[in-house]
RNA sequence: CUUAUCAAGAAAGGUGGAGGGAAUAGGCCCUUUGAAACCUUGGCAACCUACCCAGAGUGGAAAGGUGCCACUUCCUGCUUUAUGGCUCCCAUAAAGAGAGAUAAG
Numbered sequence: 001c002u003u004a005u006c007a008a009g010a011a012a013g014g015u016g017g018a019g020g021g022a023a024u025a026g027g028c029c030c031u032u033u034g035a036a037a038c039c040u041u042g043g044c045a046a047c048c049u050a051c052c053c054a055g056a057g058u059g060g061a062a063a064g065g066u067g068c069c070a071c072u073u074c075c076u077g078c079u080u081u082a083u084g085g086c087u088c089c090c091a092u093a094a095a096g097a098g099a100g101a102u103a104a105g
Base pairs, nucleotide, nucleotide: 001105002104003103004102005101006100011041012040013039014038015037019030020029021028024077025076026075027074042069043068044067047065048064049063051060052059053057073099078096079095080094081093082092083091084090085089
């Protein structure tokens, strides 16, 4: 950079000792009843490889390579449309863009 997916799913213990939910701003949350990070074990999922069935699948399974295990990618930010307040601002809803994460190439 390209393609696909992102409303589901899945936690205990140890070390550690104040932050964390990607960055920035706002909001909302988690956290000394112990954050981040690391380790062990367990689990979830099924992108890739191998395997089973079928014949070209929205199938099974979970051995290997990744990933993941608070909150929709926690929500919003930009554009368009609709509705309402009522005026060029705000709120709500929908769609899209942008950014990001993961996998494969």
SAM riboswitch aptamer (S box leader) from uncultured Aureispira sp., 105 nucleotides, folded computationally. Lineage of the source: Bacteria > Pseudomonadati > Saprospiria > Saprospirales > Aureispira. The sequence is in RNAcentral, with records from MGnify.